């Protein structure tokens, strides 16, 4: 260099052209308990890496560049 995955809440992931981005640790408040732990309830957190295009609409599809990983001499 080339050629192939991947990047979405504090962490792990789901979605893959339409409406409110689900869901698990974790975080906060309530309940329960002597106090804590487990349970259980409720809630806050993601302009989907980034800049363009392409749609009527883009997290999702396309192009460059950023980043991680594999592969290949």
């Nucleotide at each position: 260099g080339c050629c192939c995955c991947c990047g979405u809440g504090g962490c792990c992931c789901a979605g893959u052209g339409g409406a409110u981005a689900a869901g698990g640790c974790g975080c906060a408040g309530g309940g329960u308990u002597g106090c804590g732990g487990a349970c259980c309830c409720u809630g806050a957190g993601a302009u989907c890496g980034g800049c363009g295009g392409u749609u009527c609409g883009a997290u999702c599809c396309c192009g460059c560049c950023c980043g991680g990983g594999g592969g290949u001499a």

RNAcentral holds the sequence, with entries from ENA.
A computed fold for a 73-nucleotide RNA from a Bacteroidota bacterium, annotated as transfer RNA.
Rfam family: tRNA.
The source organism's lineage runs through Bacteria, Pseudomonadati and Bacteroidota.
The prediction has a mean pLDDT of 82.